RNA sequence: CGGGGUAUAGCGCAGCUGGUAGCGCGCUACGUUCGGGACGUAGAGGUCGGGCGUUCGAGUCGCCCUACCCCGACCA
Numbered sequence: 001c002g003g004g005g006u007a008u009a010g011c012g013c014a015g016c017u018g019g020u021a022g023c024g025c026g027c028u029a030c031g032u033u034c035g036g037g038a039c040g041u042a043g044a045g046g047u048c049g050g051g052c053g054u055u056c057g058a059g060u061c062g063c064c065c066u067a068c069c070c071c072g073a074c075c076a
Base pairs, nucleotide, nucleotide: 001072002071003070004069005068006067007066010025011024012023013022019056027043028042029041030040031039032038049065050064051063052062053061
């Protein structure tokens, strides 16, 4: 430098055909228990990597950029 992939809650991940952002773990409160653990109930937590555009409407489509990963090329 070229090609491809990934980026969504604290962590790991889903999100079908563009139409209310979800799951598991973790966290908080309460209950059961002497307590720990475990289980149950309820709850908090998101500028969907950044920007622009298309659209009535974008996590999803288009363009540009950033970070990381893989392959190749280049240099020695």